[in-house]
RNA sequence: AUCGAGAGAGGCUGAGGGACCGGCCCUGUGACGCCUCGGCAACCUGCUCACACCCGAGCAAGGUGCCAAACCCGGCGAGCCGCAAGGCUCGGAGGAU
Numbered sequence: 001a002u003c004g005a006g007a008g009a010g011g012c013u014g015a016g017g018g019a020c021c022g023g024c025c026c027u028g029u030g031a032c033g034c035c036u037c038g039g040c041a042a043c044c045u046g047c048u049c050a051c052a053c054c055c056g057a058g059c060a061a062g063g064u065g066c067c068a069a070a071c072c073c074g075g076c077g078a079g080c081c082g083c084a085a086g087g088c089u090c091g092g093a094g095g096a097u
């Protein structure tokens, strides 16, 4: 800085998984995990251009990352709506890259 975009087949295994809590989901029509191949993206990296500096634009794909659901939703705070239950918006915390 970004997180409502994008991207799956095969093999092995065999009961859990989505961090936690609540919810809601995925899962023997095979989850999670591992391997192979493939893909997405462009954080790092390299190259080109631009620039006094700052801020940038493009290309590549070597190193990461990712390939169910918005970081699956909420959790804390503020504002608004509501008799209430609760809802909406914004921000934060935590997390991932």
Stems, first nucleotide, its partner, number of pairs: 001097003008037005016026003020075004038067003043063002045060005071094001076091006

The RNA shown here (SAM riboswitch aptamer (S box leader)) has 97 nucleotides and comes from a soil metagenome.
Its mean pLDDT, the model's own confidence on a scale to 100, is 82.
The sequence is in RNAcentral, with records from MGnify.